Model confidence (mean pLDDT): 80 of 100. Transfer RNA from a Bacillota bacterium, 73 nucleotides, folded computationally. It was read from a public genome assembly. Rfam family: tRNA.
């Protein structure tokens, strides 16, 4: 240094122009002597990595930076 890929909740992901989501996970209750499995609940959460730009509207599209990852030199 070059090209490609990833970057959304504690943690593993979906979503890929038009109300941010789901599964674990925790918090509560029900079950139970009790734990555990099981069930329920209006509970818990987001600078969609950062800064712009296009757009009536950006997790999304474009472009620069960052941090990680794979090839090539």
């Nucleotide at each position: 240094g070059g090209g490609c890929c990833c970057g959304u909740a504690g943690c593993u992901c979906a979503g890929c122009g038009g109300c941010a989501g789901a599964g674990c996970g925790c918090c509560c209750g029900a079950c139970u002597c009790a734990u555990a499995a099981u069930c329920g609940g209006u509970g818990u959460u987001g600078u969609c990595g950062c800064a712009g730009g296009u757009u009536c509207g950006a997790a999304u599209c474009c472009u620069g930076c960052c941090g990680g990852g794979c090839c090539c030199a």